Model confidence (mean pLDDT): 77 of 100. Predicted 3D model of a 174-nucleotide RNA (FMN riboswitch aptamer (RFN element)) from Bradyrhizobium japonicum. Of the family's consensus pairs, 97% are formed in the model. Lineage of the source: Bacteria > Pseudomonadati > Hyphomicrobiales > Nitrobacteraceae > Bradyrhizobium. Rfam family: FMN riboswitch aptamer (RFN element). Rfam describes the family as follows. The RFN element is a highly conserved domain that is found frequently in the 5'-untranslated regions of prokaryotic mRNAs that encode for flavin mononucleotide (FMN) biosynthesis and transport proteins. Rfam links the family to the GO term FMN binding.
[in-house]
RNA sequence: CGAUGUUCUCAGGGCGGGGUGAAAGUCCCCACCGGCGGUAAGGGCCGAAAGGCCCAAGCCCGCGAGCGCCUUCCGUGAGGGAUGUCCUGAAGGGGACUCUCCCGAGGGGAAGGGUCAGCAGAUUCGGUGCAACUCCGAAGCCGACGGUUAAAGUCCGGAUGAAAGAGAACGGUC
Numbered sequence: 001c002g003a004u005g006u007u008c009u010c011a012g013g014g015c016g017g018g019g020u021g022a023a024a025g026u027c028c029c030c031a032c033c034g035g036c037g038g039u040a041a042g043g044g045c046c047g048a049a050a051g052g053c054c055c056a057a058g059c060c061c062g063c064g065a066g067c068g069c070c071u072u073c074c075g076u077g078a079g080g081g082a083u084g085u086c087c088u089g090a091a092g093g094g095g096a097c098u099c100u101c102c103c104g105a106g107g108g109g110a111a112g113g114g115u116c117a118g119c120a121g122a123u124u125c126g127g128u129g130c131a132a133c134u135c136c137g138a139a140g141c142c143g144a145c146g147g148u149u150a151a152a153g154u155c156c157g158g159a160u161g162a163a164a165g166a167g168a169a170c171g172g173u174c
Stems, first nucleotide, its partner, number of pairs: 002174003005170006016030004031154002033143002035063004042055005058141002066119002069113006076106001079103003084097005123139005145157003
């Protein structure tokens, strides 16, 4: 220095103005915001140089939370059923019922899983150049779920949660 272990800490921004209306930070016009890792021809710092370090993409490659899906568990339970109960028959059998027993749609809660994806979003044009979806210029586009006097990236809620990851301390081993 690298690998590995334990513990701890941190880990998201944004509706301001106007319009309509009974009602809108939800609609319309203008505005505002951009998690984490990677990539990097831009920028900064150090160096005599070679070179080193740091920062740099919402829409390039991935990841995360959310919803959906699957599994298990908890309790709820429409309804169905008999080896159960009752009735009936000489009998094979027939019928009724659901307290017990079995099955069980649906809805609720908890834990876990996988990332193949099911939703998982969104960029083009011009310029420079050997090279750019990353630089420069321009014009665009995107944003979970539930709630709400009216439809939400920006309000409220799950959230004093979870987490991509970032860092610190300590310890042994390789």